Predicted 3D model of a 73-nucleotide RNA (transfer RNA) from a Dehalococcoidia bacterium. Its Rfam family is "tRNA". Gene Ontology term of the family: triplet codon-amino acid adaptor activity. About the family: Transfer RNA (tRNA) molecules are approximately 80 nucleotides in length. The family's RNA type in Rfam is transfer RNA. The RNAcentral record of the sequence draws on ENA. NCBI's taxonomy places the organism under Bacteria, Bacillati, Chloroflexota, Dehalococcoidia.

RNA sequence: GCCUCCGUAGCUCAGAGGACAGAGCGCGCCCCUCACGAGGGCGAGGUUGUGGGUUCGAGUCCCAUCGGGGGCA
Numbered sequence: 001g002c003c004u005c006c007g008u009a010g011c012u013c014a015g016a017g018g019a020c021a022g023a024g025c026g027c028g029c030c031c032c033u034c035a036c037g038a039g040g041g042c043g044a045g046g047u048u049g050u051g052g053g054u055u056c057g058a059g060u061c062c063c064a065u066c067g068g069g070g071g072c073a
Base pairs, nucleotide, nucleotide: 001072002071003070004069005068006067007066010025011024012023013022018056027043028042029041030040031039049065050064051063052062053061
């Protein structure tokens, strides 16, 4: 330098054009317990890397760009 994959909650990841953007773990409160853990209930937490574009509508499609992984040279 070229090709390719990834970037969504604190962490690990779902979500292949239309439902309020979800799950597990973690976190907070409550129940339970002598207490802790486990277990149960409820809750908070997201400008979907950034900037544009297409579309009535974009996490999803297109372009650029930034960061990371892999391959080739």